[in-house]
RNA sequence: GGUAUGGUCAGCUUAACAGCUCAUAUAUUUCUGGAGAUAGGGUCCGGAAGUUUCUACAGGCAGCCGUAAAUUGCCUACUAUGAGCGGAGACAGCUUCUAU
Repeated sequence: GGUAUGGUCAGCUUAACAGCUCAUAUAUUUCUGGAGAUAGGGUCCGGAAGUUUCUACAGGCAGCCGUAAAUUGCCUACUAUGAGCGGAGACAGCUUCUAU
């Protein structure tokens, strides 16, 4: 110095993990059956489409509708996948040290 096995504190590296910010998907959208409310209301129960996509497809506010059967706008997400950022860092890997 090499190899094998073990010990051990320390260091480094990343995987997992959670967070944040982006990107893509989807427009929290569209179509449709039935029931229901009526300005203190505008809802409920289904079906279908939409995504190289699982899930979701709702809430709030404002308008509007003068009592009818119909809502309009704005704002706010979740989920899936990917990227970045800073954390976290192994029971993993490497190195140092050490014993045989």

Purine riboswitch aptamer from a Spirochaetaceae bacterium, 100 nucleotides, folded computationally. Its mean pLDDT, the model's own confidence on a scale to 100, is 84. Its Rfam family is "Purine riboswitch aptamer". About the family: Riboswitches are metabolite binding domains within certain messenger RNAs that serve as precision sensors for their corresponding targets. Allosteric rearrangement of mRNA structure is mediated by ligand binding, and this results in modulation of gene expression. A class of riboswitches that selectively recognises guanine and becomes saturated at concentrations as low as 5 nM. In Bacillus subtilis, this mRNA motif is located on at least five separate transcriptional units that together encode 17 genes that are mostly involved in purine transport and purine nucleotide biosynthesis. Gene Ontology term of the family: purine nucleobase biosynthetic process. It was read from a public genome assembly, where an Rfam model found it.